[in-house]
RNA sequence: CAGAGUAGACUGUCAGGCGUUAAGUGUUCGGCAAACGGGGAGUUGUUGUCGGGACGAAAAGCUCUUGAAAAAAAGAGCUUGCGGUUUGAUGGUCGCAUCCCGCUG
Numbered sequence: 001c002a003g004a005g006u007a008g009a010c011u012g013u014c015a016g017g018c019g020u021u022a023a024g025u026g027u028u029c030g031g032c033a034a035a036c037g038g039g040g041a042g043u044u045g046u047u048g049u050c051g052g053g054a055c056g057a058a059a060a061g062c063u064c065u066u067g068a069a070a071a072a073a074a075g076a077g078c079u080u081g082c083g084g085u086u087u088g089a090u091g092g093u094c095g096c097a098u099c100c101c102g103c104u105g
Stems, first nucleotide, its partner, number of pairs: 001105003008094010018083003027053008038101004059080008
């Protein structure tokens, strides 16, 4: 001088859930906590959690049961959708905020 490696983040595919009576996701403010290449330190960054604010989405069809003259209504289920939805598997991309030491050449 150059390089490697983590947690994790994003995303494609497949499968299983949840919601569709709107939770979740996203956004924002405050508190608390955790994690952050092999070692140490570590943020105004990341993640989680608690409380608050603003915003905010798509349903359709069928079957069964109760009821019944028929209908209305209620409940359960199935199918196809929808949701910046969730979990798992798998592929891809990115990848220690930063500082010191170490490792490889």